This is a predicted structure of a 1442-nucleotide RNA (small-subunit ribosomal RNA) from an uncultured bacterium. The RNAcentral record of the sequence draws on ENA.
RNA sequence: AGCGAACGCUGGCGGCAGGCCUAACACAUGCAAGUCGAGCGCCCGUAGCAAUACGGGAGCGGCAGACGGGAGAGUAACACGUGGGAACGCGCCCUUCGGUUCGGAAUAACUCAGGGAAACUUGAGCUAAUACCGGAUACGCCCUUACGGGGAAAGAUUUAUUGCCGAAGGAACGGCCCGCGUCCGAUUAGCUAGUUGGUGGGGUAAUGGCUCACCAAGGCGACGAUCGGUAGCUGGUCUGAGAGGAUGACCAGCCUCACUGGGACUGAGACACGGCCCAGACUCCUACGGGAGGCAGCAGUGGGGAAUAUUGCACAAUGGGCGCAAGCCUGAUCCAGCCAUGCCGCGUGAGUGAUGAAGGCCCUAGGGUUGUAAAGCUCUUUCAACGGUGAAGAUAAUGACGGUAACCGUAGAAGAAGCCCCGGCUAACUUCGUGCCAGCAGCCGCGGUAAUACGAAGGGGGCUAGCGUUGUUCGAAAUUACUGGGCGUAAAGCGCACGUAGGCGGAUACUUAAGUCAGGGGUGAAAUCCCGGGGCUCAACCCCGGAACUGCCUUUGAUACUGGGUAUCUCGAGUCCGGAAGAGGUGAGUGGAAUUCCGAGUGUAGAGGUGAAAUUCGUAGAUAUUCGGAGGAACACCAGUGGCGAAAGCGGCUCACUGGUCCGGUACUGACGCUGAGUGCGAAAGCGUGGGGAGCGAACCGGAUUAGAUACCCUGGUAGUCCACGCCGUAAACUAUGAACGCUAGCCGUUGGGUAGCUUGCUAUUCAGUGGCGCAGCUAACGCAUUAAGCGUUCCGCCUGGGGAGUACGGCCGCAAGGUUGAAACUCAAAGGAAUUGACGGGGGCCCGCACAAGCGGUGGAGCAUGUGGUUUAAUUCGACGCAACGCGCAGAACCUUACCAGGGUUUGACAUGCAGGGGAAAGCCGGUGGAAACAUCGGGCCCUCUUCGGAGUCCCUGCACAGGUGCUGCAUGGCUGUCGUCAGCUCGUGUCGUGAGAUGUUGGGUUAAGUCCCGCAACGAGCGCAACCCCUGCCCCGUGUUGCUCACAGGUUAUGCUGAGGACUCUCGGGGGACUGCCGGUGCCAAACCGGAGGAGGGUGGGGACGACGUCAAGUCAUCAUGGUCCUUACGUCCAGGGCUACACACGUGCUACAAUGGCCGGUACAGCGGGUUGCGACUCGGUAACGAGGAGCCAAUCCCCGAAAGCCGGCCUCAGUGCGGAUUGGAGGCUGCAACCCGCCUCCAUGAAGCUGGAAUCGCUAGUAAUCGCGGAUCAGCUACGCCGCGGUGAAUACGUUCCCGGGCCUUGUACACACCGCCCGUCACGCCAUGGAAGCUGUGAGCGCCCGAAGUCCGUGUCGGAACCCGCAAGGGGCCAAGCGGCCGAAGGCGAGCGCAGUGACUGGGGCGAAGUCGUAACAAGGUAGCCGUAGGGGAACC
Repeated sequence: AGCGAACGCUGGCGGCAGGCCUAACACAUGCAAGUCGAGCGCCCGUAGCAAUACGGGAGCGGCAGACGGGAGAGUAACACGUGGGAACGCGCCCUUCGGUUCGGAAUAACUCAGGGAAACUUGAGCUAAUACCGGAUACGCCCUUACGGGGAAAGAUUUAUUGCCGAAGGAACGGCCCGCGUCCGAUUAGCUAGUUGGUGGGGUAAUGGCUCACCAAGGCGACGAUCGGUAGCUGGUCUGAGAGGAUGACCAGCCUCACUGGGACUGAGACACGGCCCAGACUCCUACGGGAGGCAGCAGUGGGGAAUAUUGCACAAUGGGCGCAAGCCUGAUCCAGCCAUGCCGCGUGAGUGAUGAAGGCCCUAGGGUUGUAAAGCUCUUUCAACGGUGAAGAUAAUGACGGUAACCGUAGAAGAAGCCCCGGCUAACUUCGUGCCAGCAGCCGCGGUAAUACGAAGGGGGCUAGCGUUGUUCGAAAUUACUGGGCGUAAAGCGCACGUAGGCGGAUACUUAAGUCAGGGGUGAAAUCCCGGGGCUCAACCCCGGAACUGCCUUUGAUACUGGGUAUCUCGAGUCCGGAAGAGGUGAGUGGAAUUCCGAGUGUAGAGGUGAAAUUCGUAGAUAUUCGGAGGAACACCAGUGGCGAAAGCGGCUCACUGGUCCGGUACUGACGCUGAGUGCGAAAGCGUGGGGAGCGAACCGGAUUAGAUACCCUGGUAGUCCACGCCGUAAACUAUGAACGCUAGCCGUUGGGUAGCUUGCUAUUCAGUGGCGCAGCUAACGCAUUAAGCGUUCCGCCUGGGGAGUACGGCCGCAAGGUUGAAACUCAAAGGAAUUGACGGGGGCCCGCACAAGCGGUGGAGCAUGUGGUUUAAUUCGACGCAACGCGCAGAACCUUACCAGGGUUUGACAUGCAGGGGAAAGCCGGUGGAAACAUCGGGCCCUCUUCGGAGUCCCUGCACAGGUGCUGCAUGGCUGUCGUCAGCUCGUGUCGUGAGAUGUUGGGUUAAGUCCCGCAACGAGCGCAACCCCUGCCCCGUGUUGCUCACAGGUUAUGCUGAGGACUCUCGGGGGACUGCCGGUGCCAAACCGGAGGAGGGUGGGGACGACGUCAAGUCAUCAUGGUCCUUACGUCCAGGGCUACACACGUGCUACAAUGGCCGGUACAGCGGGUUGCGACUCGGUAACGAGGAGCCAAUCCCCGAAAGCCGGCCUCAGUGCGGAUUGGAGGCUGCAACCCGCCUCCAUGAAGCUGGAAUCGCUAGUAAUCGCGGAUCAGCUACGCCGCGGUGAAUACGUUCCCGGGCCUUGUACACACCGCCCGUCACGCCAUGGAAGCUGUGAGCGCCCGAAGUCCGUGUCGGAACCCGCAAGGGGCCAAGCGGCCGAAGGCGAGCGCAGUGACUGGGGCGAAGUCGUAACAAGGUAGCCGUAGGGGAACC
């Protein structure tokens, strides 16, 4: 784009067209083929007295019922299409010639008599003809032995005329023959007996095996016979740029069929749709004896189906039959009816109209949109309606359609719009509802709480009397490729050669003219398509003309090319001669090394084997070693991207036989060529028979490993491996690359020849092989590149999404294993190639990190503290969960906090804003009662502020908006944070490369802590990171000089910077200097840089901090806060007191204290820094053993206080003990904070004195002022469960060979079947469900053929005694002849029997296959996938597999 369509929703009018695609299923009823009296007799009616006239009926006779109409079952065929042909027929029609004569005998109707239910029928009798028969004539006609023989007629009529017969021709039609074209299947490869041909009969209108007899043995077939399936063919139709593909409704041509099968008759024509006979099935009638019927004609009915119309009108027109004609008949036809089935046309109104109305929808609440849309105002009347006029079709009469088309008039916007879609493809977007539900879906895919994809609404898009859906065809699809594809890796080169048919084929000349080309002629029906013109108002539609119909036949010519023929040629191919290399093949022989075994000797305890072992061998003497022997198999070194062969393949040496190749010569042949259904060869494994058997070694037995180990490893070991002969015929049979020829840059190796030059072992060159790199070109890329995957030619093979499946069935081959050929159902939306970026690897290289190692100290064991899980509970609120949750949120849970629980209250609320109404102090304060309190209630006194006097504000009550929520969603979010990781990376612009993803830069060589820097480089630059800039600390300087300091001076004290004073020092604060690989030496190709040194307080980023790239983890947080959505609203809000977060069989994390002598205890004694302090720090004095209490100076702090630092040092005691270690637990007594220490605080003293004697597997931190150890301060805080956290200083180590290993990370590279990225992917058995399918004892149905039996109708043949009018003989009887019933025979449909064959359905059971969110077992494959994988074959095993 199309449709003979159907279905859903909807539906105003007209024109034109179309309308059972299914059951060639069955049919009620009516109609569809008759007509002629100008062929004939008879009967009836009417008129007439009659003759007769007119009309009708059945019959004889003639013509027509072979046309018209229907259908597509059959048919793969001379059926159709196209073009030819010869051996034919032809009623009616036309033309021409000729004729039309004389006789005869019957028979329907009718009458009579019968049979039958009916259909119908029998006998006898009468009769006519254009019915029938004979004779005559017949140029021409037919037959013929060429002499001769044979054969015709019809009349009617008043004329005109018409009919009839013979012959010839024509026209149109028909029969027959031939070339070419015409679907699928080879899992149909052979078919054929009248078969093929001949001769001769027969038959036909006619050729012919059409038929028969005889003879011959042919005919067809890979150019697809035969068989099976499907199908009417064509003009055309639809589609397509075309070539094609699909199709064959309507219209037209041909064919075929008429209930199914068979058959003939009549006839010009039939084997006959509305004729006959027979058989069969079915239906109907019946008196049961018999009969009747055939809608695939028009209507119509049932049925089938998704589905297809009226039992209409008329012969007016066109056409047909009959007739002289009038006319009759005509479901052909012309019209009407039904149906949006299609095509075409028209309408459902037009103009104006902004407050942009109302309503709807959305909203950021401003508005937007529906939308000039509506309303309103002004108009018009097509169509429809109503009224009127009224055709053409008819060239005289006749009009079914039809009072139709058309025209005029009237009224009034009046009667007339829907359907689909809006995620992308694909034009068109929002809200609500729903929540992987309901649903959508053509493909991709939507839906799991913010859905432009579901449903609804608003809005929008498209088409419009239609719109969608479904089905189907072509296109898109270059996706079967003729035009116009491919085969290295995507599907696809046969494992390899030889070679028949076939296809293709070198040079020159002549010839031919088949192909080819040109001109002419014929044909190519009409319609259709196209162009021009015309007619219906236009269009659809119709008419006229032209062009076209791309084809076939024929004729004339051309001869370049192809083909045929002839002749010649040598360059293709081959032969010959001379050389050459070689694991080419076959057979026979022969050699050494090694393994094993046997014998003997030496010799002794092990050997062997592995990751480690064991099985095994060995004191009966192994292994080892020496000598001798046996036997089998294989041939080290040479040896090589070396050689040979077609491939498979070929390797010690010798001989014999033998194939091929190369080089040189250019003597010979003269296109002998190339490719190729078939044939042969064909690794390993395997099979058969017979040998052989050393080593190796499926299966198998053991030993190990393991969760298991039917494996990997080990000890053994049978087939086999070897030989001969015969099979098999497959391999990842690979260069994944068919064979042949020609052409198209090179460079470098190597093998075998030749040539040239000379220096005789080199160079150059040329053939033939074999490799590497590379240009053009090709390729999706990878890559190929004179050994093409380039450019061309020829031939063969093969491919057409994945799975099912190289399976099933069938055929062929095989002893078997199996091979070869080779599907379908069903199922999926992919499977696949190459390359890219990542990620990953039990891949590789380089390099880092307290990563390992080297060290020191811990954890894991104990008690306690603390957090978590679990459990418990009314509640034990919530969050955090590997690293990166667990002394985390919590820098302070007795109440509060508090979010939890039980209970008691409250409802505009504990809190914010606004509005309306009311109020005047009810508010607040004090007191009482109830109560656990909140709260409720009572009493009391005081009686709000400002004011412009209007009111305003605070507050209270009532009501309305609203508040409130630590309710949910961190997977809707912002913000903040953790982590990889302080790791060195992550990117961009321009350029360049690539079809592209992308690459380059950023890789490489060095170097660094560093993508730090240098060098190189198709890159050049730049950004975020690194580093530096900032802070602290280490040295110095300058300034400053109190509350800090005290060198000098002075004063004072038992003593003290205590005082005067000073700025020198320390120190404080502020500012500056200093360090940069700057200098020297060495190393580094240069450089960057590194190593060493000097100087220096400090040396190579000095130490520490802050600072965290692009990103990852849907990481964490809705309970800090903020926030979308959602939920609650006398409660999921809020208030209160009490309880809980503090529970306790257990488990884990993080810590503290220990287990002691490097210690504990007692006494004495020394030295910090950071910080904090007025609701505070609190000196000092007193009391108390102490916690603490009483008083209290000073200090808002470089001034006073916290503030005794501790380890340390000195002295003493303890002496290895569960202790004078250790301090848990418990009892008692106190202290402090606080409204309150019961649940549930801390501290002190007395008493008690548990576990624990250095901690299994495992595991953590730390590289220097670090670890370890010691104390001090602070935040939070009334107090404190702080042993936590954040800081501060004191004392102060050990070790690092090194980067193999564990963990994490960076860069480069490699493999990948991963991309949710290895916590990936993924295989097979088993179990369950569903689906289709194979096998199967059989069962059922169906098809075709064969053989036999039976044999209807009927043609033909024979017979024909009975029967029969015509002719002949005969006076007649009768006979002849002819016809015919009957009978016999050949053939013969249906039917029957039989053996098989094909196809389909079904079938207990059985085999595998496919599919199916969360089944079982393992882990085979993808990385070196943890035993590299894979192919063929064989064996084995739950399974992948071994």
Its mean pLDDT, the model's own confidence on a scale to 100, is 87. Rfam family: Bacterial small subunit ribosomal RNA. Rfam links the family to the GO terms structural constituent of ribosome and ribosome.